RNA sequence: UUCUUAUCAAGAGAAGCCGAGGGACUGGCCCGUCGAAGCUUCAGCAACCAACCGUUAUUGCCGGUAAGGUGCUAAUUCCAGCAGGUCGCUAGCGGCCUGGCAGAUGAGAA
Repeated sequence: UUCUUAUCAAGAGAAGCCGAGGGACUGGCCCGUCGAAGCUUCAGCAACCAACCGUUAUUGCCGGUAAGGUGCUAAUUCCAGCAGGUCGCUAGCGGCCUGGCAGAUGAGAA
């Protein structure tokens, strides 16, 4: 990097350094000198993988623990982008729903 698969409405921030951007992309709309991104330290959330415990005849499933490996800690993945359904106003927009695309993270594979 590509492929497969699971999840994405919950949850969880302080300090130091630095100094202007950031929220993937596009359009919106937001966040930011009352300090963005990045780096460091400490803390936290969660429970995907591993481990351990319980359950079970065993594996699995399920439940639990959390000091291991990741991940995460503004806004639903911030919202929408494509297609369909439905409702309202009124001919194009808006609300709601479903699926898809894209993306993120884990695990496995090439």

Background:
Predicted 3D model of a 110-nucleotide RNA (SAM riboswitch aptamer (S box leader)) from Sporosarcina luteola. It matches the Rfam family "SAM riboswitch aptamer (S box leader)". Its family is annotated with regulation of gene expression in the Gene Ontology. The model forms 97% of the base pairs in the Rfam consensus. The source organism's lineage runs through Bacteria, Bacillati, Caryophanales, Caryophanaceae and Sporosarcina. The coordinates come from a structure-prediction model, not an experiment, and the mean pLDDT is 85.